[in-house]
Molecule: Bacterial large signal recognition particle RNA
Organism: Acidobacteriota bacterium
RNA sequence: CCGUGCUAAGCGGGGAGCUAGCGGUGCCCUGUACCCACAACCCGCUCCAGUGGGGCUGAAUUCCCGGCCAAGGCUGUCAGUCUUCUGGCCAGGCUCGCUUUUCCGGGCGAUGAAGGUUUGGGCCCUGCGCAAAGAGCCAGCUGUUAACCCCGCCAGGACCGGAAGGUAGCAACGGUAGCAGCCAGGUUCUUGUGUGGCAGUCAGCCUGACCGGAGCCUCAGGGAAGCGAGGUCCGCAGGGGAUGAGCAGUCGACGCCGGGUGCACGG
Numbered sequence: 001c002c003g004u005g006c007u008a009a010g011c012g013g014g015g016a017g018c019u020a021g022c023g024g025u026g027c028c029c030u031g032u033a034c035c036c037a038c039a040a041c042c043c044g045c046u047c048c049a050g051u052g053g054g055g056c057u058g059a060a061u062u063c064c065c066g067g068c069c070a071a072g073g074c075u076g077u078c079a080g081u082c083u084u085c086u087g088g089c090c091a092g093g094c095u096c097g098c099u100u101u102u103c104c105g106g107g108c109g110a111u112g113a114a115g116g117u118u119u120g121g122g123c124c125c126u127g128c129g130c131a132a133a134g135a136g137c138c139a140g141c142u143g144u145u146a147a148c149c150c151c152g153c154c155a156g157g158a159c160c161g162g163a164a165g166g167u168a169g170c171a172a173c174g175g176u177a178g179c180a181g182c183c184a185g186g187u188u189c190u191u192g193u194g195u196g197g198c199a200g201u202c203a204g205c206c207u208g209a210c211c212g213g214a215g216c217c218u219c220a221g222g223g224a225a226g227c228g229a230g231g232u233c234c235g236c237a238g239g240g241g242a243u244g245a246g247c248a249g250u251c252g253a254c255g256c257c258g259g260g261u262g263c264a265c266g267g
Base pairs, nucleotide, nucleotide: 001267002266003265004264005263006262009057010056011055012030013029014028015027020046021045022044023043024042034054035053036052037051038050063260064259065258066257067256068255072251073250074249075248076247077246078244080243081242082241083240084239085238086237087236090235091232092234093233094230095229096228097227098226099225100224101223103222104221105219106217107216108215115211116210118209119208120207121206122205123204125200126199127198128197129195130194131193132191133190134189135188136187137186138185140182141181142180143179144178150175151174152173158167159166160165
């Protein structure tokens, strides 16, 4: 160095999870890799950490060690996104109100806008007049009436007187003050009154004329700006949840590179 027969070993590995821990069943990644039995209310073990049975390969493409790359998983941080609860201190969008007018739309305007120390009229207002209504007073009329003592005339009756006659005086009657009512008269006052009456009319409103010569609009409109108020739909603030690019850490399949590893016999 070659050949034959064996042995160690291998016939998948990894992540999370579970577990005191290891491995497996189940999930995921890798990607092709013997079969059977067991196992989540788990199964088998104990640092040489699945157990039992059968089969194949076998010292190297295949076994062992190290390094690199890196699918993927896990942890942390965290931009962003979504969702949920609360708030109204923030108040941008939003709602409401007010103000302004360089804007838009609409209307009026050369058949003449705004404006006017011009002028006429009307309204409003003020005073007076007239009227109306109401109230008071006076006059008039009607009724009533003096237990707070009215007047006249006073029958009857009473009193004085011998008589003639006289005196006081109730009722009735007639009146008066008072009271109540009526009222077509007179007068005074008042008025959310009326007025083809008179006068004024600074200021205000409407309008005709004249001057003027291009603007005017309180237009239930829109926009913009400003101010104020409100509200919680969005924004905003605070809390919870989900997802999550990036970054950091950790494990790391597949793959690549380097190194290592027997025994017996024969030539």